[in-house]
């Protein structure tokens, strides 16, 4: 130095909730806040979950499936990168 690992230290991020704004919506963003997190940093690549729209049927509604467009990386996995250095 690197891999594994996660004691300590320096720090980091920021759940629920509240306010403001954006969005049909899931949700996002800023401030407060702090549940937690050793990648809870980035990527929507594979699943999973969530939202909107559509066709189909003799007709209407609903549900499921299908198709399209989105959302969630703090749901899991994968890829890339990163602080520290005890056992």
């Nucleotide at each position: 130095a690197c891999c594994u690992c996660g004691a300590a230290a320096c720090g980091g991020c920021a759940a629920a909730c509240c306010c403001a704004c954006c969005g049909u919506g899931a949700g996002g963003c800023g401030g407060g806040g702090g549940c937690g997190c050793a990648a809870u940093g980035u990527c929507a690549u594979g699943g999973a979950u969530c939202u909107g729209c559509g066709a189909g049927u003799c007709g209407a509604a609903u549900c499921a499936a299908c198709g399209c467009a989105g959302a969630u990386c703090g749901c899991c996995a994968g890829a890339c990168u990163g602080c520290c250095g005890a056992a």
Molecule: c-di-GMP-I riboswitch aptamer
Organism: Chloroflexota bacterium